[in-house]
Molecule: Bacterial RNase P class A
Organism: Campylobacterales bacterium
RNA sequence: CGAUGCAUCACGUGGUUGCUUGAGUCCUUACUCAAGAGGAAAGUCCGGGCUGCCGUAAGACAGAGUUCCAUUUAACGAAUGGCCGCAGCAAUGCGAGGGAAAGUGCAACAGAAAGCAAACCGCCCGUUACAUGUAACGCGGUAAGGGUGAAACGGCGGUGUAAGAGACCCCCACGCGCUGCAGUAAUGCAGGGCGUUGUAAACCCAACUUGGCAGCAAGAAGCAGAUGGUUAGCGUCUUACAGUGCUAUUGCUUCGCUCGAUCGCCAUCGCAAGAUAACAACUAGAUAAAUAACCACAAUCACAGAACCCGGCUUAUGAUGCAUCAUCCU
Numbered sequence: 001c002g003a004u005g006c007a008u009c010a011c012g013u014g015g016u017u018g019c020u021u022g023a024g025u026c027c028u029u030a031c032u033c034a035a036g037a038g039g040a041a042a043g044u045c046c047g048g049g050c051u052g053c054c055g056u057a058a059g060a061c062a063g064a065g066u067u068c069c070a071u072u073u074a075a076c077g078a079a080u081g082g083c084c085g086c087a088g089c090a091a092u093g094c095g096a097g098g099g100a101a102a103g104u105g106c107a108a109c110a111g112a113a114a115g116c117a118a119a120c121c122g123c124c125c126g127u128u129a130c131a132u133g134u135a136a137c138g139c140g141g142u143a144a145g146g147g148u149g150a151a152a153c154g155g156c157g158g159u160g161u162a163a164g165a166g167a168c169c170c171c172c173a174c175g176c177g178c179u180g181c182a183g184u185a186a187u188g189c190a191g192g193g194c195g196u197u198g199u200a201a202a203c204c205c206a207a208c209u210u211g212g213c214a215g216c217a218a219g220a221a222g223c224a225g226a227u228g229g230u231u232a233g234c235g236u237c238u239u240a241c242a243g244u245g246c247u248a249u250u251g252c253u254u255c256g257c258u259c260g261a262u263c264g265c266c267a268u269c270g271c272a273a274g275a276u277a278a279c280a281a282c283u284a285g286a287u288a289a290a291u292a293a294c295c296a297c298a299a300u301c302a303c304a305g306a307a308c309c310c311g312g313c314u315u316a317u318g319a320u321g322c323a324u325c326a327u328c329c330u
Base pairs, nucleotide, nucleotide: 002325003324004323005322006321007320008319009318012297013296014295015294016293017292019036020035021034022033023032024031025030038303042314043313045312046311047310048309049308050215051214052213053212054211055241056240057239058238059237060236061235063210064209065208066207067206068082069081070080071079072078083097084095085094086093087092098205099204103203104202105199106198107197120146121145122142123141124140125138126137127136128135129134130133154172155171157169158168159167173196174195175194176193178191179190180189181188182187219255220254221253222252223251224250227248228247229246230245262281264279267276268275269274
């Protein structure tokens, strides 16, 4: 000087005044105490808790999702640790990481030919003509050389052949499977055997998981009023059972509504994510929207405001700290 990874904070204290919620006191005119918008509250990309409907129970199909291994979690497509592959000098980052020997499809253009696909130039053989060599013909052979292309029956070198060809030899690459060793496993190393275009973020196959739809403006209760609708409605099928009620619409009030898979410290186990036990704490619940203003110290100057709640991911952004890699200097 550049790069990579991780973590923390994002106003606080005191006083005065004001707003909201809760608790206590209390002839309730009120007083006292406590608390009051984020690390992402954003996106709505995932997973749930909770509520209602699809009549109940069981099964099958369809649909949807995931895809290396192990673990963690309420669960996830998330997290942690590994394996393999790719990128990078490296620290590290990314992976839509099963199957092409089930089948189908596709590979533009170029090229003779893009899968059980092919002969344009060329090489060899035969016949005829002329001049050693050249030219023409052939339902003869060939795919090593050249050309086209991202890719041409896996590849270098040899043997062999009329000329050639993995036809054969030796050595390699990749795939499948077998044996041995290491590992919980993915996999790695070693040795044989069989095979060979690519593509599944193309259709498809395999394994595993999974009811569907809607969402707190879900929904529940009460009060008041008027007008209706329907005999069944929300994936398909099968079996068994049940059943006369069900439902739409308006206004107001209350609940849902914040104690929760919660935060924190220590100990033990674990590489880690996390788990267990004990102790301790209660930290917004508004309903057109409260969470503020002023003064002092020393700053609100970034991104940006809760609306049922929680666990992740992604995006935006100010400041600070730690560790690692590479180069240069001392």